A computed fold for a 1394-nucleotide RNA from an uncultured prokaryote, annotated as small-subunit ribosomal RNA.
The RNAcentral record of the sequence draws on ENA.
RNA sequence: CCCUUAGAGUUUGAUCCUGGCUCAGAAUGAACGCUGGCGGCGUGCUUAACACAUGCAAGUCGCACGAGAACGCUUCAGCUUGCUGAAGUUAGUAAAGUGGCGCACGGGUGAGUAACGCGUGGGUAAUCUCCCCCCGAAUUGGGUAUAACAUCGCGAAAGUGGUUCUAAUACCGGAUAAUAUCUAAAUGUCUUAGGGUGUUUAGAUCAAAGAUGGCCUCUUCUUGAAAGCUAUCGUUUGAGGAUGAGCCCACGCACCAUUAGCUAGUUGGUAGGGUAAAGGCCUACCAAGGCUUCGAUGGUUAGCUGGUCUGAGAGGAUGAUCAGCCACACUGGAACUGACACACGGUCCAGACUCCUACGGGAGGCAGCAGUGAGGAAUUUUGCGCAAUGGGGGAAACCCUGACGCAGCAACGCCGCGUGAGUGAUGAAGGCUUUUGGGUCGUAAAGCUCUGUCAGCAGGGAAGAAAUCGUUAUAGUUAAUACCUAUAGGCGUUGACGGUACCUGCAAAGGAAGCACCGGCUAACUCCGUGCCAGCAGCCGCGGUAAUACGGAGGGUGCAAGCGUUGUUCGGAUUUAUUGGGCGUAAAGAGCGUGUAGGCGGUUUGGUAAGUCAGAUGUGAAAGCCCUGGGCUCAACCCAGGAAGUGCAUUUGAAACUGCCAUUCUAGAGUAUGGGAGAGGAGAGUGGAAUUCCCAGUGUAGAGGUGAAAUUCGUAGAUAUUGGGAGGAUCACCCGUAGCGAAGGCGACUCUCUGGACCAAUACUGACGCUGAGACGCGAAAGCGUGGGGAGCAAACAGGAUUAGAUACCCUGGUAGUCCACGCCGUAAACGAUGAGAACUAGGUGUAGCGGGUAUUGACCCCUGCUGUGCCGUAGCUAACGCACUAAGUUCUCCGCCUGGGGAGUACGGUCGCAAGGCUAAAACUCAAAGGAAUUGACGGGGGCCCGCACAAGCGGUGGAGCAUGUGGUUUAAUUCGACGCAACGCGAAGAACCUUACCUGGAUUUGACAUCCUCUGACCGCCUGGGAAACCAGGUUUAUCCGACUCUGCCGGAGCAGAGUGACAGGUGCUGCAUGGCUAUCGUCAGCUCGUGUCGUGAGAUGUUGGGUUAAGUCCCGCAACGAGCGCAACCCUCGUCCUUAGUUACCAUUAUUAAGUUAGGCACUCUAAAGAGACUGCCCCGGUUAACGGUGAGGAAGGUGGGGAUGACGUCAAGUCCUCAUGGCCCUUAUGUCCAGGGCUACACACGUGCUACAAUGGGCUGUACAAAGGGUUGCAAAUCCGCAAGGAUAAGCCAAUCCCAAAAAGCAGUUCUCAGUUCGGAUUGGAGUCUGCAACUCGACUCCAUGAAGUUGGAAUCGCUAGUAAUCGUGGAUCAGCAUGCCACGGGAAC
Repeated sequence: CCCUUAGAGUUUGAUCCUGGCUCAGAAUGAACGCUGGCGGCGUGCUUAACACAUGCAAGUCGCACGAGAACGCUUCAGCUUGCUGAAGUUAGUAAAGUGGCGCACGGGUGAGUAACGCGUGGGUAAUCUCCCCCCGAAUUGGGUAUAACAUCGCGAAAGUGGUUCUAAUACCGGAUAAUAUCUAAAUGUCUUAGGGUGUUUAGAUCAAAGAUGGCCUCUUCUUGAAAGCUAUCGUUUGAGGAUGAGCCCACGCACCAUUAGCUAGUUGGUAGGGUAAAGGCCUACCAAGGCUUCGAUGGUUAGCUGGUCUGAGAGGAUGAUCAGCCACACUGGAACUGACACACGGUCCAGACUCCUACGGGAGGCAGCAGUGAGGAAUUUUGCGCAAUGGGGGAAACCCUGACGCAGCAACGCCGCGUGAGUGAUGAAGGCUUUUGGGUCGUAAAGCUCUGUCAGCAGGGAAGAAAUCGUUAUAGUUAAUACCUAUAGGCGUUGACGGUACCUGCAAAGGAAGCACCGGCUAACUCCGUGCCAGCAGCCGCGGUAAUACGGAGGGUGCAAGCGUUGUUCGGAUUUAUUGGGCGUAAAGAGCGUGUAGGCGGUUUGGUAAGUCAGAUGUGAAAGCCCUGGGCUCAACCCAGGAAGUGCAUUUGAAACUGCCAUUCUAGAGUAUGGGAGAGGAGAGUGGAAUUCCCAGUGUAGAGGUGAAAUUCGUAGAUAUUGGGAGGAUCACCCGUAGCGAAGGCGACUCUCUGGACCAAUACUGACGCUGAGACGCGAAAGCGUGGGGAGCAAACAGGAUUAGAUACCCUGGUAGUCCACGCCGUAAACGAUGAGAACUAGGUGUAGCGGGUAUUGACCCCUGCUGUGCCGUAGCUAACGCACUAAGUUCUCCGCCUGGGGAGUACGGUCGCAAGGCUAAAACUCAAAGGAAUUGACGGGGGCCCGCACAAGCGGUGGAGCAUGUGGUUUAAUUCGACGCAACGCGAAGAACCUUACCUGGAUUUGACAUCCUCUGACCGCCUGGGAAACCAGGUUUAUCCGACUCUGCCGGAGCAGAGUGACAGGUGCUGCAUGGCUAUCGUCAGCUCGUGUCGUGAGAUGUUGGGUUAAGUCCCGCAACGAGCGCAACCCUCGUCCUUAGUUACCAUUAUUAAGUUAGGCACUCUAAAGAGACUGCCCCGGUUAACGGUGAGGAAGGUGGGGAUGACGUCAAGUCCUCAUGGCCCUUAUGUCCAGGGCUACACACGUGCUACAAUGGGCUGUACAAAGGGUUGCAAAUCCGCAAGGAUAAGCCAAUCCCAAAAAGCAGUUCUCAGUUCGGAUUGGAGUCUGCAACUCGACUCCAUGAAGUUGGAAUCGCUAGUAAUCGUGGAUCAGCAUGCCACGGGAAC
C1' cells in the first nucleotide's frame, strides 16, 4: 500500500443437535439451443504422437576454384529468299560441380519421463566453447590427387562402374616458433582432503592460404608490368573476455503397503581403457558390501516451471495462448560429420505402412505453414508480403526466410457504441381481465418538434521509413590529392496491410432486440386448456376437474447482441478442521498388558550456536498481479518506472527458550527396613450338604408332570420312608453398589510356591521418567485335536402337548458338551459403550485397608493423614440426557480411531488357523436421507387410581315358526333416489290404488306449468258440440271488470286478466356433501378444553390443569412459581311430589235438604283446576377427617344430601350425513336431463339379514258377571240415544266450537264356570265363499265383518339385546299423518326381582 470472512432449502406432528444432499458466486482454449447491428484487442484439434494428395517452410558465396551453355538480337557469307553456317552480343549469365560458412538456430508437439527431468541455491581446484571483442606473434618453401568436363558401359527407374584430363582458401609432407603441451629439478603464493596458480633452468613435440582494390617512393626491365608497397578481408598460433553448453551436490516437486524387502557391475578398492571433463562410464583382479517403514523395490498416473482460476486468507484445482527448461520427430537401434547432433525437412540397419516397377529392384516420413481424410460435442485460408522486427550467407548490391508482419473465417472471449430524443390523455383502437362499475398493456402508440452515433453514398487522407545505396564535405591511413575507413549535412530511392485508420459533406428515424424466468430457495401473477394423462423437476416436490409448479395467452421480473442449458474447477464446505472438527448415548477409545523405534520430558551453573531472533549482501529472468504516470476519442489493449515476490544462499551479531557437551540438586522414579489386608495366581491334599445310581428293609397303588393333560415310571412292587455303598460335579448361609487382579476373571478348608498394591519411619541412587507404530504375551463362553472322566444339567435328536400350522415357548427322555491333562482358536453389549500418564479446580455423606492426635482401667465416641470404592451436589461443560477431585471441568504429553445411509466388516488379494473362521479391507450400484437427545399426542395381551346396565346378580327378549315391515340380492320396460359398524336397515316416508312420483312405456308441447321486461289485440274465464285414453285440438255461443283525465260522449291512458309475437330469459328431485352455508348424528351430559401475565427450558414446550384428600363433576379443600380469567360442570327454565294464599265454572260434595243420578238447592271446607308463593341449605346433633373440603349415622320433614324427569351438548373428532327440505360456487341439458297427460312401476320373489306382531298354552283358552284410569281429539268434525243387521255397518238424529256434549267399552284384575296336557276348546297363517266402508276408481294394489278352512309352531344352535323403581315385564287407552289404510311412531295410565 492492498485486501478484509453473509447464507438458504431438505430427516420431525413440532424441537434442538449430528450429518449428508442441493442452491445462490466466480471462472472456462469450451460445446449445444434460440437469436444476431457495428468496431477494437485477443483466442481458435483439449479427441487419433491417426494416415496424409499438392504447394511452399534453408540456403548462400564467382571478392576461394576449374569449366561454362541455350533462346533471342545484330552483322557477314552461301544461296534453293528461307534455310544453313560463321562472328559478335546474350554472358563469364543460367544450371551443374569442387571448396567455405550455415543446415545443432528459428518453427512444431507433449508420446515418453516420478527422473538431478524441472524449480531454488551452490560447486566445477573435474570441463569445452564456431562466429564476436581485446592484446601479442606469424602468414615460409614444396608436392600429389580428384570432381566437374570428355568417353565407353550397365540399369525400366533410382542410380552406378571403368578409362583419360584439370584447379583451388580441397588434400599431404618439410622449415621456423612461443608465456602452447609434456618430462625433470628448484622455488613463491593460495587452498576443502586432492591440488590450483606463478617464477627460473634443461630437453622433447605441434602451424598456416590466400582473395580483392589501389600505387609505382624504392629494386628489375621498355610506356607499363613483375617483385614490392599499401588498405581491407581471410588463414595459423598464444593470452584474456563475452556468450553458450557439459557434469556434480543440497532441498523441494503425484498416488497405491490389498507393492516389504531390493541388488553380482550390484557397493567399494587397485590398475588400465575411454571422454572436453570427475565417475563401474567400461575391463581385469580383490573385498562383501550398498539401498530400505524418514517407504527401498514394484505398480498406476503425469512433461516441469514462471504463472492461470478460485479463495478473506491458509489452501485447493490447473499448466491453452506468452516466456524459461526438458523430451520427441513413422517405430526401434547405431554411429558419421561437426565448435556444438547421436541430427524434424542428414546417413546406415531392422520393422510396420503407403507409392512406383519392365518383378530384377527402388522411393517416402506435415508433432513446420496452409490444406485433405478419419476420430469427435468441437476448433479457421491450399491468402498477401519480406515494407517493419529478427535470422542465414555474402566485402557489398543482394538472395533466402509459412520466423515474422498483415489480411480472411468464427459472438469463442474481453471492452466500447448503437437500435433514437423531447412533447403528447379522448387515457384512442385492439388484446387480456373483471365483483360488469372498472382495471391493465399505457405516454406506450398515433400526432407535433428535433438530433445524426453506427451502417450507406461522395470527397480528402496519414503515422508506421530507420537504414542501405548513390551524391557532397571533412578527418585518418599512405609516398599519395588513388583506394579504403570513419564522421557530418542536404537531396534522391523503399509500404504487404491499403486508398486502411482518421477528417469532412449528403440524405434519412429511416436499416439494427432478443433470450431466460415468474411454487419456496429467488426478483417477478392472473385467465384458459388438460385431469396422476400429457408433461415439469437443481433440491424440496407439482399433475387424480376450480394447477400462480404441465401447455398456451395477457401481464411482470432479470440480463442484453446476447440469453439460457450442459460439462469442468474453486467457493460456500469449519464436509479432512495448520489457521479451523471430533470419539459416554449421533460415525469414532484397540479386549488387556509388557515393551522396541519414535515423540515428549524435573532442577543449578558454565560452554556451544544446530533450531530461534536481528542486520547486511547476492539471488529470486522477462512477461504477469499491485501502485504511479503515459499512448490509442474512452475502455479492453499497449508502453515506462516503482513496489512486491512471505523463498534460498553467504555473512555479521544476540544467547532468553529448545537442542548438544560438561556439571549440580532431590520435589519425579526406584531400592532398602517394619507392618497389616485381600474369592490375586499355580500345585497338592482334605471335608460337607444335595442330586443320581446300586444293595437291603418297611410298605401299597399309584407316582410324576401341567394352565389342563399326555408321553414317562410303577403289582417283575414304583412314589414315600430307613440303613449301607458307589461316583462325579458343586461349594448354600457368611455375601456387603465389600475385597483382589492389567483385563478376561476370582468364593468350602489346609499346606507349599509365587505376583502386585497399601501404610509408617528413616537411609540410599540421582531424571534412571511418560507414552508407545511394529513386535511379544494374556485373553469369558462356544468351538477344534489327542487321551481320560461323565452324577446333575443339557444344543442336536425322539416322543407328548399347545396351535390354523408350531421345525418354538410347556412336559417326558436324551447325545455332543459342560469336568481333568496337554495343544489350538483369539472372538463378545471383551461396557464405565468413557485410552494411558501428570497438574489444578466448593462442599456434604457412607464404606474398605493402614496410621496419627485426644480421651479412657479398657472398649466406644470425637478430630485428622494417605490409599481404594459408592451416593448427592457448586462452578464449569454438554444437542440434551447427564458428568461433576474416580470429570464428560481447566490444561499439557503420547498413542488408537471417525468423516452420510445401504452395498459391507462383504468381494478379491495377502496373512494366521486342523477346521470353524479371524485380521487387513474395497468398488460398481442405489437412496435423500440414516441417526442422537428431548417434547406433545396416540397405542400396549405395561403399571396405579377411578367411572359406566361394562361385567356379575336377576327379569324379560331376539336368533327357531307364521305373518308385518325395512334392506341386500335377483328380476324387470321401470322395479326412482338417498342412508351402510356402533352412529344404515318399522331410517328420509307423521300414511305409494290415481295424485304423491322424482322411475318406465306411449301420446303431446317449446318464451314454455312458474317470474320480470317489450310490442300488438281484446275481454278472458265459462258453457255447448265433435274427435281423443287424457292432455289437448277444431267449431259454436255469451257477456263487457276497476281507476283517471276529458270536448262528459266515445275515444284515450293506466291497473288487472286473457290471447298472439319477439328475445333477454325461465326451468332442471341433472352431477359434485371431497368446492360450501345451514341443520343433524356420534364420542357424550363424558369432564374436560383453553387463554392473559409471570416463571422455567437454546427450543418444541412445561408450569397453571400436576400432588394429598374429596365429589356425579377441573365439585370443593389443602399444598405448590404461579396468580387470575374464559368456554364447559353446577345453578337459573319447564314438569311431577308437600303446604299456604287467591279464585271457584263446566270441576268438587264434608255438613243440610233432594234425586234413579252432584240430579238440583246450597257450599268453597276437601279434591281438582291455574296464578302467585313457601319448602331442602349438609341448616341441626354425633362420629370420622388436617380445627378443611367432605363422608357416615340420626332427628325433624311430603321430600335428604344434584328429591324424580325434561330442556340445555365446551374445544374438537369422524373430508360422518344431507346439493332430493332450503340456500349456494363450479360444471352440464335448453324442440330437452324442461313442461303436460294416460297407463304401468315404487307392492316383483329362488334366497339372505335387521326391526316388530302373534304364538307355541293351565300364572292359560273359552263363556258369564263385576271394579278401577290418565292423557288426548272433535264443525269438510266427534256423534249419544233409538231402530235394522250375527257383524263390519246402515237409517234417523239429541248434544257439542267442548273441565259442560261426543269419541269412550278401559284391559289385564276380581268372582264363578268349563277345558285337563292333546298339535288340543292352544295357535291362528293360508285358502274358498258372502259382505261392509272410503273413494272418479279397490284388477295389478286398501281396511274391516261373517261363514268355512285350520299351516308352521310343543320355548328356539352358535351368538346376541334391553332394563337399577313407578324402572323391567305385562295390560289396555289416545293422538299425529289421513278420503280410506298402523303389528310402525309419539304420548297416557294400571304394576316386579336382584